[in-house]
RNA sequence: UCUUAUCCAGAGUGGCGGAGGGAGACGGCCCGACGAAGCCCGGCAACCGGUGACCCGUGUCACACGGUGCCAACUCCGGCAGAGAAGAUCUGCGAGAUAAGG
Numbered sequence: 001u002c003u004u005a006u007c008c009a010g011a012g013u014g015g016c017g018g019a020g021g022g023a024g025a026c027g028g029c030c031c032g033a034c035g036a037a038g039c040c041c042g043g044c045a046a047c048c049g050g051u052g053a054c055c056c057g058u059g060u061c062a063c064a065c066g067g068u069g070c071c072a073a074c075u076c077c078g079g080c081a082g083a084g085a086a087g088a089u090c091u092g093c094g095a096g097a098u099a100a101g102g
Base pairs, nucleotide, nucleotide: 001102002101003100004099005098006097007096012041014040015039016038020031021030022029026078027077028076042071043070044069047067048066049065050063051062052061053060054059075095079093080092081091082090083089
C1' cells in the first nucleotide's frame, strides 16, 4: 500500500505514578488533584489459532489455552452526496481504527 469483515453492545470505588489526556493537524466539545499519561494487576470481547460438542455445510455452538484488540462520550463531533420542513433522523461514500490475508 491492496483486499475482506466489523465499528449504537461490553469491560475495576485495585496498586505504583504524578499532569496531562480524548491516534495525528486544525476547529469544537469534553475528561482530569473526587488524580491524566504510563506501568502492573484485573476485566471485556471473541477477529485469528487451538480444544471440544453437534454435525458434514468446509457450517453452527461452547471454552477463553495461545496471538492481537479493547476497557468516558456512536469511530466524542466535524468531510461529500441523497432523502427530509429541519441544525432532528436515516442512507450511501470518504476518512479513521481493529482483525485476518496479499